[in-house]
RNA sequence: CUGUCCGAGGGGCGCUGCAGCGCACGGGUAUGACGACUCGGCGCGAGGCUCGGACAGGGACAUCGCAGACGCAACGGCGCCCAUUCCCC
Numbered sequence: 001c002u003g004u005c006c007g008a009g010g011g012g013c014g015c016u017g018c019a020g021c022g023c024a025c026g027g028g029u030a031u032g033a034c035g036a037c038u039c040g041g042c043g044c045g046a047g048g049c050u051c052g053g054a055c056a057g058g059g060a061c062a063u064c065g066c067a068g069a070c071g072c073a074a075c076g077g078c079g080c081c082c083a084u085u086c087c088c089c
Base pairs, nucleotide, nucleotide: 001057002056003055004054005053006052007051008050009049010082011081012080013079014078015077018048020044021043022042023041025040026039027038028037029036047075
């Protein structure tokens, strides 16, 4: 750094719908045919992001590595509600 899993970023309800996923319904390409690719249709779909941890793989390495102390997130379409914190009455 990448991938997978887990946790955290306070919750609930509703709406739209991108990505993504599903259906195998339709068209096209291709094929001897199936599979595949692509364009539609229908359905699901607003933690997919960031941070931390574990595992696996790859890379780097003294402008690095290890230990200790202190402190600590930023963000997430629209509407409503609850919770929490602060201020005023």
Source information: Model confidence (mean pLDDT): 77 of 100. A computed fold for an 89-nucleotide RNA, annotated as SAH (S-adenosyl-L-homocysteine) riboswitch aptamer. The model forms 91% of the base pairs in the Rfam consensus. Its Rfam family is "SAH (S-adenosyl-L-homocysteine) riboswitch aptamer". For this family Rfam cites "Riboswitches that sense S-adenosylhomocysteine and activate genes involved in coenzyme recycling" (Wang et al., Mol Cell, 2008). It was read from a public genome assembly, where an Rfam model found it.